[in-house]
RNAcentral holds the full RNA, with entries from ENA. Predicted 3D model of a 746-nucleotide part of an RNA (large-subunit ribosomal RNA, domain II) from a Candidatus Dadabacteria bacterium. Rfam family: Bacterial large subunit ribosomal RNA. The source organism's lineage runs through Bacteria, Pseudomonadati, Thermodesulfobacteriota and Candidatus Dadabacteria.
Context: one part of a larger RNA
RNA sequence: GCCAGGGAGUGUAUCUCAGUAGCAAGGGUAAUCUACCAAGAGUACCCACAGGGAAACCAAGAAGCCCGCAGUUUACGAGGGGCGAGGUGUGAAAGUGCCUCGAGUUACUGGGAUACGACCCGAAGCCGAGCGAUCUAUUCCUGAGUAAGGUGAAGCGGGGGUAAGACCCCGUGAAGGCCUGAAGAAGUACUACGGGCAAGUGUUUUUCUAACUUGGGAAUAGGGGUAAAAAGCCAAUCGAAAGCAGUGAUAGCUGGUUCCUUCCGAAAUGUGUCUUAGCACAGCCUCGUCGGAGAUAGUUAGUAGGGUAUAGAUACUGAUUGUGUAGUCAAGGGGAGAAAAACUGACAACUUGUAUUGUUUGUAUAAGUUGUCUAAUUCUCAAUCCCCAGCUGCGCUGUCAAACUCGGAACCUAUUAACGUCGUAGAAGACGGGAGUGAGGUUGCGGGGUAAUCUCGACAACCAAGAGGGGAACAACCCAGAUCAAGGUUAAGGUCUCUAAAUGCUUUUCAAGUGAGGAAAGGUGUGCAUAACCUCAGACAGUGGGAAUGUUGGCUUAGAGGCAGCCACCAUUUAAAGAGUGGGUAAUACCUCACCCACCGAGGUUAUGUGCCCUGAUAAUGGACGAGACUAAAUUAGCUACCGAUACCUUGAAUUCCGAAAGGAGAACGUAGGAAGGUGUUUUGCGGGGGCAGAAGUUCGGGCGAAAGUUUGAAUGGACCCCGCAAGAAUAAGAAUCUUGCUGAC
Numbered sequence: 001g002c003c004a005g006g007g008a009g010u011g012u013a014u015c016u017c018a019g020u021a022g023c024a025a026g027g028g029u030a031a032u033c034u035a036c037c038a039a040g041a042g043u044a045c046c047c048a049c050a051g052g053g054a055a056a057c058c059a060a061g062a063a064g065c066c067c068g069c070a071g072u073u074u075a076c077g078a079g080g081g082g083c084g085a086g087g088u089g090u091g092a093a094a095g096u097g098c099c100u101c102g103a104g105u106u107a108c109u110g111g112g113a114u115a116c117g118a119c120c121c122g123a124a125g126c127c128g129a130g131c132g133a134u135c136u137a138u139u140c141c142u143g144a145g146u147a148a149g150g151u152g153a154a155g156c157g158g159g160g161g162u163a164a165g166a167c168c169c170c171g172u173g174a175a176g177g178c179c180u181g182a183a184g185a186a187g188u189a190c191u192a193c194g195g196g197c198a199a200g201u202g203u204u205u206u207u208c209u210a211a212c213u214u215g216g217g218a219a220u221a222g223g224g225g226u227a228a229a230a231a232g233c234c235a236a237u238c239g240a241a242a243g244c245a246g247u248g249a250u251a252g253c254u255g256g257u258u259c260c261u262u263c264c265g266a267a268a269u270g271u272g273u274c275u276u277a278g279c280a281c282a283g284c285c286u287c288g289u290c291g292g293a294g295a296u297a298g299u300u301a302g303u304a305g306g307g308u309a310u311a312g313a314u315a316c317u318g319a320u321u322g323u324g325u326a327g328u329c330a331a332g333g334g335g336a337g338a339a340a341a342a343c344u345g346a347c348a349a350c351u352u353g354u355a356u357u358g359u360u361u362g363u364a365u366a367a368g369u370u371g372u373c374u375a376a377u378u379c380u381c382a383a384u385c386c387c388c389a390g391c392u393g394c395g396c397u398g399u400c401a402a403a404c405u406c407g408g409a410a411c412c413u414a415u416u417a418a419c420g421u422c423g424u425a426g427a428a429g430a431c432g433g434g435a436g437u438g439a440g441g442u443u444g445c446g447g448g449g450u451a452a453u454c455u456c457g458a459c460a461a462c463c464a465a466g467a468g469g470g471g472a473a474c475a476a477c478c479c480a481g482a483u484c485a486a487g488g489u490u491a492a493g494g495u496c497u498c499u500a501a502a503u504g505c506u507u508u509u510c511a512a513g514u515g516a517g518g519a520a521a522g523g524u525g526u527g528c529a530u531a532a533c534c535u536c537a538g539a540c541a542g543u544g545g546g547a548a549u550g551u552u553g554g555c556u557u558a559g560a561g562g563c564a565g566c567c568a569c570c571a572u573u574u575a576a577a578g579a580g581u582g583g584g585u586a587a588u589a590c591c592u593c594a595c596c597c598a599c600c601g602a603g604g605u606u607a608u609g610u611g612c613c614c615u616g617a618u619a620a621u622g623g624a625c626g627a628g629a630c631u632a633a634a635u636u637a638g639c640u641a642c643c644g645a646u647a648c649c650u651u652g653a654a655u656u657c658c659g660a661a662a663g664g665a666g667a668a669c670g671u672a673g674g675a676a677g678g679u680g681u682u683u684u685g686c687g688g689g690g691g692c693a694g695a696a697g698u699u700c701g702g703g704c705g706a707a708a709g710u711u712u713g714a715a716u717g718g719a720c721c722c723c724g725c726a727a728g729a730a731u732a733a734g735a736a737u738c739u740u741g742c743u744g745a746c
Stems, first nucleotide, its partner, number of pairs: 003741004011116013026047003032041003051058002064083004071076002085100006119256002122253001126246001128244001137220009146210001148180003151176001155172006184207003189203002192201002222238001224234003259678006269282005283437002285434006294422003298419009311405002317401004322396007332388005345373012440463005445457004468479003483653007493643003496628003502640001504639003509634001515630001521615003525612010542599005548572003553567003578593001582591002655667001656665003679732001681729010697716008
């Protein structure tokens, strides 16, 4: 692993609901006694017959009227509904809560609840009294062991040495948690081995007279021991041993839970929760009862509400581009700025010295002082002024908003009506029994995020719980909701081959294998459209020729001659030619262009929009349009056929509902889950059958049934078995790291 057997909603008590049965304003006994198959007695006690109130306490209907289902006499009308009435609590009252026009009770069966192990298996753990130190830790007692070699401390002896010493040398000696190393002990490293030689080993390594190793005997015991301390060790078990017991511990957690069919069919939400893996209530599912005529998922129209998408901005709030203009300009940046100061210079006067011829005057000159004036420069710089920036107003112009709106859809909500659909074959509504769910997911739309098979939302659909067809494959994308059988028609999507169906028709574009992944940014790839301009008075391109003079313009400069730079940019001759477009020279020269002429002879140049295409384009074995392959079998616009599903149509069948029948009606996926009807196993009782002329069981076949199953033939087998009714169940296996056994393999 396989096979076989075993293996999980049970019992008692109480409560509750439904069904069935008995009796009924009542119903029933319990213990027990008599009996011992039944049955009888037993009335304690329990439930019901009255409620309201915390309590004291008080205490209800054979008052009435109306509507009305079934039914039938169309007006009655059990039940049902409305009004009204009553009891009690509260309240001053008005009111208002609960209750009232009699149905219960007992038994059985079934659904559920509570208490118990409570559907089964499963912890780690907690506690108790005992058992362990033959392993191991430490200690104690008593024994044992340590090949061989090396080193050579102290002390001592001798010698040297000294004043005496110290000290030195030689010898002797034999110390040491000394050295090498076997036994012994240990356990460092290894790409050794590692279903092994071994629940560890091998090799290598460490230690080996010591805090050494070891035999035997003893001591310490579980919150305790022992520990050179690692929470190590205490019998392959240790952050609290192991066996037994409490014990079926508890588990909101995982796994498992056994036959069939039919009907319906969820949820993954809200509130609360020491609560978010759970639970309670509500929501959503199912079954039953009551009820007795409406209901409203859809469409259209009307009415009312809304402020999103988009859009807008002299319609507000706020943000914001450029520009003009006016004002302001405290603080900020830049500039101007009288006076003053420093320095310098000039002039005048005075003083002193020197020179001129001796003196005086004068003159000249040097120094000093005072006064006046002062270019330029430097620093500081008031008032004031100007510019920039800023701020404010206005004009023009451009752009924006989840917390802006002058506007404003689609759409949504409410309501009314009509249509549609459902409903007496029983709707709406009400009450009761049973649940499950309360981890959701995807797509479309949105918030957050660089993003995510990310996260958070509202609404819808789908998956979940949904098969079939398409999408190569693909839970949720497209089509479409599967009772069964047969035949036909279509949907999405397709029609060259794989592969069912036109290598169909008309038409556009593409050359990239684009198609068959992709952005910003590019393209003189190509199609279409639009606009402007040039053009037989000759365009565009090309070819031939010219492209001059004043003049080398002036300045600058070593030079500056069209062409380093600055300024100016005139005039003349002309068909035309710039005080020069680019190259070039040291500067000239030279080449070229603008511009003009000629040749040529018909369209050309520029811009904008748009379709397809190209570049952008990079990943690890060779590789993906599904593949082959395709120039259509790509693409644009249209047309007609055909293929294509469990869809739709036709026919038949089974099931459900109504009906006495004839007949009629409508339906169909389905997890959790609710409801219903069946099959099988085993035992007992009653009744009826089969069997040695072959029971059960087993093997291989046939028939029947929607299925669980059932029936039958042959063979095998060799003694019991089956049917009907009733009752009882330890009643159905493929799963539980299930349990037991057998077999096989290693």